[in-house]
Context: one part of a larger RNA
RNA sequence: CCAUGGCUAAGGAACUCGGCAAAAUAGCCCUGUAACUUCGGAAGAAAGGGUCCCUAUUUUUAAUAGGGCACAGUAAAGUGGUCCAGGCGACUGUUUAUCAAAAACACAUGGCUUUGCGAAAUCGAAAGAUAAUGUAUAAGGCCUGACACCUGCCCGGUGCUGGAAGGUUAAAAGGAGAUGUUAGUCGUAAGGCGAAGCAUUAAAUUGAAGCCCCAGUAAACGGCGGCCGUAACUAUAACGGUCCUAAGGUAGCGAAAUUCCUUGUCGGGUAAGUUCCGACCUGCACGAAUGGUGUAACGAUCUGGACGCUGUCUCAGCCAUGAGCUCG
Repeated sequence: CCAUGGCUAAGGAACUCGGCAAAAUAGCCCUGUAACUUCGGAAGAAAGGGUCCCUAUUUUUAAUAGGGCACAGUAAAGUGGUCCAGGCGACUGUUUAUCAAAAACACAUGGCUUUGCGAAAUCGAAAGAUAAUGUAUAAGGCCUGACACCUGCCCGGUGCUGGAAGGUUAAAAGGAGAUGUUAGUCGUAAGGCGAAGCAUUAAAUUGAAGCCCCAGUAAACGGCGGCCGUAACUAUAACGGUCCUAAGGUAGCGAAAUUCCUUGUCGGGUAAGUUCCGACCUGCACGAAUGGUGUAACGAUCUGGACGCUGUCUCAGCCAUGAGCUCG
């Protein structure tokens, strides 16, 4: 010097990103216990108060009064800090073996969708296997995520389902026609013409699904406007006009885990508050199972505050321990 442990006047979070770390709380019994609530809980210790040892007295399983070195009366070990409010996730669970335990995953619940059994789906070249020794109150896929109140409008695009009149359309069928070849024929010759057959090529016509087309479908993927004017102060606009759209964001919430401007404005808390809580709404860029808004209980979750407590700090000091490091 470091590490580990112990003590500290006065103050008591002034430390710090942040009470990180430490301190504090702690047992049994008696008493007492609020908001809120899904009536179970919250709280099998809410919170808060008292007893525990000794002495004396009395009406002696106890009560009263007094005393004291004391932790719940042998030592050691061991043994909740509490409360108020907000965000997120209902909950118990699960997870990045080795930097992340969470608001992520799962979950019960709800919905859509596929599947009639030799089921769909999955594995396999097949046989076959799982599904399932199950049978739609079943099994698979996708989304949501307890519960309460709810879940608006848009089918134009993409997807899916259904439809089949018309258009387009492959292989295939079809084979008009064309070309090559040549028995023959014409010609003195060069050469020309050229049947049948064979070969090559090939038009019309027929030709499924799909696509175009017509409907349906959003708890399918997704989407859910702009400008101008107007009321007897001003301001604002219930109202009107106009353009565009498939339709123009409903309820609820809102500077939010979402708000750039922004430390928005007002209120609360503080002597002083970029955080926090309650409002406002001008929502850059919330919004309804990519769920919306609430919500008791729960959480090694995140945020703000209060009490208690302390060497975290003002501001540092001392002690113990150590094959520790350095010097001697």
Large-subunit ribosomal RNA, domain IV from a Chitinophagaceae bacterium, 328 nucleotides, folded computationally. NCBI's taxonomy places the organism under Bacteria, Bacteroidota, Chitinophagia, Chitinophagales, Chitinophagaceae. The RNAcentral record of the full RNA draws on ENA. Its mean pLDDT, the model's own confidence on a scale to 100, is 84.